Model confidence (mean pLDDT): 83 of 100.
Predicted 3D model of a 77-nucleotide RNA (c-di-GMP-I riboswitch aptamer) from uncultured Eubacterium sp.
Of the family's consensus pairs, 95% are formed in the model.
The RNAcentral record of the sequence draws on MGnify.
Taxonomically the source falls in Eubacterium (Bacteria, Bacillati, Clostridia, Eubacteriales).

RNA sequence: GCAAAGCAUGGGAAACUAUGUGACGCAAAGCUAUAGGGCCUAAAAUGUAACAUUUGAUUAUGGCAGCCAGUUGCAGA
Numbered sequence: 001g002c003a004a005a006g007c008a009u010g011g012g013a014a015a016c017u018a019u020g021u022g023a024c025g026c027a028a029a030g031c032u033a034u035a036g037g038g039c040c041u042a043a044a045a046u047g048u049a050a051c052a053u054u055u056g057a058u059u060a061u062g063g064c065a066g067c068c069a070g071u072u073g074c075a076g077a
Stems, first nucleotide, its partner, number of pairs: 001026002006021006024066001030071003036068002038064003045058002
């Protein structure tokens, strides 16, 4: 210097996120997300079953950088 969880108010289908409060921690807990990897969600779409309702599958150009990574960087030895 930053700011976790929680709480309040809001955005979002969700994951998650913004502001305030609050500090668990962090020498990069700065920045970078289809154009390195990994993880989370599944609205729309697709297909199947059923055909009243409903359940379930696939998939990100939707998210996470305080998962690894890339990149920039303060002071001292």